This is a predicted structure of a 122-nucleotide RNA (Guanidine-I riboswitch aptamer) from a Cyanobacteriota bacterium.
Rfam family: Guanidine-I riboswitch aptamer. From the family's description: This family represents a conserved RNA structure found upstream of the ykkC and yxkD genes in Bacillus subtilis and related genes in other bacteria. The function of this family is unclear although it has been suggested that it may function to switch on efflux pumps and detoxification systems in response to harmful environmental molecules.
Taxonomically the source falls in Cyanobacteriota (Bacteria, Bacillati).
Its mean pLDDT, the model's own confidence on a scale to 100, is 81.
It was read from a public genome assembly, where an Rfam model found it.
The model forms 96% of the base pairs in the Rfam consensus.
RNA sequence: GGAAAUGAUUUCUAGGGUUCCGGUUCCCAGUGCCUUGGCGCUGGGGAUGCUGGUCCAAGAGGAAUCAACCGGCGUUGCAGCAGCGGCGUUCGGUGACACGGAGGGAUAAAAGCCCGGGAGGC
Repeated sequence: GGAAAUGAUUUCUAGGGUUCCGGUUCCCAGUGCCUUGGCGCUGGGGAUGCUGGUCCAAGAGGAAUCAACCGGCGUUGCAGCAGCGGCGUUCGGUGACACGGAGGGAUAAAAGCCCGGGAGGC
């Protein structure tokens, strides 16, 4: 000084917020009960992420499946000795590794989401 690539899908989780449901709480209206100031019920509105359901969710988290690759086997072409290639396969194997902002973006909103295996660092 030092390039490119490092695949796809499904599902779950850490995590994330608040559209919807639920919870908690306050206000208003109506109404019931009783000891007249409280306790309920119904409807409307506000606040609150709050045990939860819905929702979002990891390249560098889990699981599964596939692509791809290697081998075996079958078949076939070239060669006719060795070998090389194509196709198939319910068989065996690999399917790896991975430090990382700030800022911005989407959605109701936020995030380990997306920009992004980016910038940068080793």